[in-house]
Molecule: RNase P RNA; transfer RNA
Organism: Nitriliruptoraceae bacterium
Order: sequence, then C1' cells, then structure tokens
RNA sequence: GGCGCCGGACAGGCGACCGCGCCCGGUGGUCCGCCACCGGGUGAGGAAAGUCCGGACUCCGCAGGACAGGGUGCUGGGUAACGCCCAGGCGCGGCGACGCGCGGACAGCGCCACAGAGAGCAGACCGCCAGCGACCGGCUCCGGCCGGAGCGGGCAAGGGUGAAACGGUGGGGUAAGAGCCCACCAGCGCGGCGGGUGACCGUCGCGGAUCGGCAAGCCCCACCCGGAGCAAGGCCGAGCAGGGACAGGGUGGUCCGCCCGUCACGUCCCAGGUGGGCCGCACGAGGCGUCGGGUGACCGGCGUCCCAGAGAGAUGGUCGCCACCCGCGGCCGGGUGACCGGACGCGGGGACAGGAUCCGGCUUAUCGGCCGGCGCCUCCC
RNA sequence: GGGCCCGUAGCUCAGCCCGGCAGAGCACCUGCUUUGCACGCAGGGGGUCAGGGGUUCGAAUCCCCUCGGGUCCA
Repeated sequence: GGCGCCGGACAGGCGACCGCGCCCGGUGGUCCGCCACCGGGUGAGGAAAGUCCGGACUCCGCAGGACAGGGUGCUGGGUAACGCCCAGGCGCGGCGACGCGCGGACAGCGCCACAGAGAGCAGACCGCCAGCGACCGGCUCCGGCCGGAGCGGGCAAGGGUGAAACGGUGGGGUAAGAGCCCACCAGCGCGGCGGGUGACCGUCGCGGAUCGGCAAGCCCCACCCGGAGCAAGGCCGAGCAGGGACAGGGUGGUCCGCCCGUCACGUCCCAGGUGGGCCGCACGAGGCGUCGGGUGACCGGCGUCCCAGAGAGAUGGUCGCCACCCGCGGCCGGGUGACCGGACGCGGGGACAGGAUCCGGCUUAUCGGCCGGCGCCUCCC
Repeated sequence: GGGCCCGUAGCUCAGCCCGGCAGAGCACCUGCUUUGCACGCAGGGGGUCAGGGGUUCGAAUCCCCUCGGGUCCA
C1' cells in the first nucleotide's frame, strides 16, 4: 500500500424568515365552554417499522395434579423473562482474522422417486470360478488342446447405477473369492483411570466382524406456558327512556266529599351507565459519569440529570454560509512510470424512515463518512 | 390490540395435508373443414410456482424472513 474479518458510535452544524403540538406565566376578550396575542420552556429513532418472541401493568378465573394443545432443545452462566446475550464443547467451511450449525434414528410407525442386479432381515446385469454332456468352430504329434454357445451351480474381488450399495491396508486362505481367518487402523458398545461444575477431552483394557439418511414426517425424552389485553381497567357523569316518594293538577268509579285507580303535567330522590370528560400516562428492570467485582454477558456502590406524551393528526419549509461525499476541468508538488497528494473553479448529492401503555430482544430497511482491534498478501528499512 | 386465509400459464383454478417429470378449462398459434367467418376436428407453444434464505439426495409442497392482497373479532 492492497484485499478482508469483528466490534462500537454518528445520522450534518450555524444564522435569518415563515409555520406547528404541549406546558408555565402575563394581558385582553367572552355566550364562562373557552378564544386571541405576547414572553419563556420543551418537542421522535437506531431502527419509533414488522408485530416474530419475552416481560411489566390491569381485569377475569383458580384446592392440587394429570391429560389435551402450544413452544423450546449441546453444556454452564446472565436476566424480571425470553426463541435473547455471554463463555465454553463438538462438527463443518475458510490459508487466516472469523463465520455457520447443534437432544434422541438401539422405543415404535413411516419415507428414500428416477436410474440400477439390488434401497430395507438387500442383490447378481457385465464379470470371476470350477462341473456337466448328446453342441459348434479351429489346431493336432490322434493322446488331446484352445475358443464359443447351452445347462444347473458357487462367488461378491473388479466394472457399472445412484445423493446413498453392508468398512480400509497388508497377509493367510480358496476352484474363484469374501471378516472366511489373523494383525494394525477407522468406527460402535461396555468398563477402569485422569482432567473438567458440565457438554466433553485424554488414556488403558475388553467385546462382537461392524451399512446408512430424514424427527424444519409422526413420534420419544427433558423443561416452560391459566385466559384476555390500555378499545386492559378505574372514577365522574348530560339527555332520552326506567323505578320510587310527595302534595297539587287532569281524568274514571260517582251528583259532591272521603277513599281507590289511572295519566306523568309538576317537584324531589334512586340505580344502571350512553354521548362526553378525567385518571391509567410518563421517575423508569431510566440516561450519563466514575469506582469496584466478573474472562464476558452482566452486577453492585457513589455522584449527577429529568428527557414527547397527543384529537388515532404537531417536530416542517425556503434562503445563505461552513463542513462532508461524488463527477469534470485546468494548475501546483512528488515519482522513471502506472499513479498519489494539495488548494481552486463548475455541477450534483445527503439515506431508511416517524411515537400512541411502557420496557428487554430478534428481524427487516438504511446516502455516507468516523473510531478501535485483528488476519492475509506485497514492498521498503 | 388480536386471529385466520390467499399469491401457480394472459384469465379462473387444481396440485401443498403425507416432498419425487407442474396440470385442467377458457384464451393464443398452426393445419383441416367452409365461397368466407363462426362452430367443430387434429396438433402445438406458453410458468423466476410472489421474492430471499434454510432443511433434504431432491422443495410449488416442510421451516424462517420479507412483499402484496383479502377477511373476521373487540
């Protein structure tokens, strides 16, 4: 210098003008509900998103357990909890930094298309090997020999199919062969010793000749999960309708009064709770700094700060300057050169996207540049 | 705030559960039939299975993420 890997943080700055939401204060107006103006404060994100998980909170349900259903899945730890994070183990990929994956196929059921001889207690197409006899061809020293076809057998070494074909090397053995037998290696199972909390690792011995894959198919094992969701839920409560009481009124029994019934015109009270209003609702598993513990995720102490809360709707726009990036142009400097660096001029660019109960994660989208650590290659000293 | 479904040829849909050559009808093209057209008969072409990643020997089908559309409850 080039090409990469991992982690962290940022998401332009300043000024002017025009605008917006909420809160506080003041002034003025008002139909007393509020409105207008002025001043001050404050006003989105790393993902606020997707809603894929986990919790807080609230209400309902509940003696305990099991089944059903759903989820998670190496080990240990972190956490309020998690399918998240950290550390470790094993396997795979990469020269490497590093990345990705993870229970059980000896509980049982099921599947492995096509091709191929055979794909689930596997099988014989080519092939190899002896045997048989009445076959054919060639040679012949007439004893036979060689080759081919046929028949019924033996074999699984070699060829071939496939994603996958029942271990590998060497020796013995055989008509030919084969874990058929033996030694070593690989793999499986059991046991001992050592290390580790554990996953697991190292080592020693024994055993029997030892084929897989799929559980993101059913399933088995272990662990977790009561249901609903801020439109949760709580408080106050117009109007209309409803219930009750009361005296008066209308009306009926009745000609009048008492009394009884009825209407609901009047007054008062009541419950439920609609339109609506208020709370929930912004001090929290909180941010920043520092110290300590821990390999780390994280935890603890101290100091400091208050940071959106709506109507389901507010955070913007224009201009100028500066900084950043890209392209083009000539100039200057370095270099033999490809090229590199610098200031200047012109033109262009600045993404993804926006709260609505809150928080912890994951995933997805994102113009650009910045910081830290590490790997590989090349050059110079 | 919750639940469910769909995306396959130009159009309407099968196939997905339980993985193994991607199909049907209409439409399109060619030929025959007809004086010509339609109908009819014979033949043919046409697919990123919404997109990406994973599991598997193998994915339209199983799992995850994303995009688009629809529907139900409060």